[in-house]
Molecule: transfer RNA
Organism: Candidatus Woesebacteria bacterium RBG_16_34_12
RNA sequence: GGCCUUAUCGUCUAAUGGUUAGGACGGCACCCUUUCAAGGUGCAAACUCGGGUUCGACUCCCGAUAGGGUCA
Numbered sequence: 001g002g003c004c005u006u007a008u009c010g011u012c013u014a015a016u017g018g019u020u021a022g023g024a025c026g027g028c029a030c031c032c033u034u035u036c037a038a039g040g041u042g043c044a045a046a047c048u049c050g051g052g053u054u055c056g057a058c059u060c061c062c063g064a065u066a067g068g069g070u071c072a
Stems, first nucleotide, its partner, number of pairs: 001071007010025004018055001027043005048064005
């Protein structure tokens, strides 16, 4: 340098072009307990960036950035 591939809450991980973007762990509040732990209930928290297609894009296309693989 060419090709392939990945990018989602703090972490891990889902999501037929129409979802309130879901779950687990973690965080916070409350309940329970004499207290702590465990347990229960609730809350907050995310689509890498820039364009394009489309009535509608996390999803499809192009480019950029970063990671991984492969061929030299």